[in-house]
């Protein structure tokens, strides 16, 4: 001097599924019911590996949570900035 990986912040993009029924209300909204979605979070599992056991991933699975008009949120991707490590 300093890449990849990792962490944080900001900006941009970002899917899916009824605003269906009932009640209280003029709608929004609140409560209940049924139906549905998965990409916040959470949980579960394979092979390799191992003498054996344990361990062992997800964008797979389950839907506890969350979500199903708009908004918010949103895994993940891109850009910028900062931090840590530090190959070379």
């Nucleotide at each position: 001097u300093g890449a990849u990986c990792c962490c944080g912040c900001g900006g941009g993009g970002g899917a899916g599924a009824g605003u269906c029924c009932c009640c209280g209300a003029g709608c929004a909204c609140g409560g209940g019911g049924c139906g549905c979605c998965g990409a916040a979070g959470g949980a579960g599992c394979a092979a390799a590996c191992u003498c054996c056991c344990c361990g062992g991933a997800a964008a797979c699975u389950c839907u506890c949570a969350g979500g199903c008009g708009c908004a918010c949120g949103g895994a993940c991707c891109c850009c910028g900035c900062g931090g840590a490590c530090g190959a070379g």